This is a predicted structure of a 73-nucleotide RNA (transfer RNA) from Thermobispora bispora DSM 43833. A source record names the gene tRNA-Thr-TGT-1-1. The same sequence occurs in records of 4 taxa. RNAcentral holds the sequence, with entries from ENA, GtRNAdb and Rfam. The coordinates come from a structure-prediction model, not an experiment, and the mean pLDDT is 83.
[in-house]
RNA sequence: GCCGCCUUAGCUCAACCGGCAGAGCAUCUGUCUUGUAAACAGAAGGUCUGGGGUUCGAGUCCCCAAGGCGGCU
Numbered sequence: 001g002c003c004g005c006c007u008u009a010g011c012u013c014a015a016c017c018g019g020c021a022g023a024g025c026a027u028c029u030g031u032c033u034u035g036u037a038a039a040c041a042g043a044a045g046g047u048c049u050g051g052g053g054u055u056c057g058a059g060u061c062c063c064c065a066a067g068g069c070g071g072c073u
Base pairs, nucleotide, nucleotide: 001072002071003070004069005068006067007066010025011024012023013022019056027043028042029041030040031039049065050064051063052062053061
């Protein structure tokens, strides 16, 4: 220098063919317990890496940029 893949909640990851963004763990509250843990019930937590475009509508499609990983020279 060229090519490919990845970037979504604190962490690990889903989201089919474009149609109101979810799970597990962690956190917080409650129940239970002499108390803690476990278990059970509930709650909170997101500018979907950034910008632009297409579209009635974008996490999803297109372009550019950034970061990470891998390959080639």

Description
It matches the Rfam family "tRNA". Its family is annotated with triplet codon-amino acid adaptor activity in the Gene Ontology. Rfam describes the family as follows. Transfer RNA (tRNA) molecules are approximately 80 nucleotides in length.